[in-house]
Order: sequence, then structure tokens, then C1' cells
RNA sequence: UUUAACAAGGGCAAAGCCGGGGCAACCCGGUGACGCAAAGCCACGGGUCCCUCGGGGACAGCCGGGUUGCCGGAG
Repeated sequence: UUUAACAAGGGCAAAGCCGGGGCAACCCGGUGACGCAAAGCCACGGGUCCCUCGGGGACAGCCGGGUUGCCGGAG
């Protein structure tokens, strides 16, 4: 310097419930913990969903892709 077995630590937070926003999908805050090594970020492709449907929107915790990226370190 590279690799990374495996503890500890730290991180995120599904459903439900409470408050708020939105026609809605859903979002924000609190609570909560089902899960997650990108469950960080980006709607680019596919997909699903909503609507007041020449069109506009939601989901990154559906899949793919892009991009950035924890701690320690047996061997």
C1' cells in the first nucleotide's frame, strides 16, 4: 500500500398512530422499528400509482442505471 474474516460503535427508518400540507398518488414533523451496506442523492430506462387527463404529477424502501460514500481491521 492492497485485500477484508468478524465483533463493537455510529447511520437510515416499513406498517400503525398523532399533528400539518395536497383533489389525489403522496409529502413533512413527531412517535414507532419491519427491515436496510448505500433504505445517501439523481425520475435517465422499465414498472406501479394519482388526477381537475391535448396533459400534469407521485414513488429512489419495485428493478436497472448514474453519482458520492461509515468505523474498526483478525488474517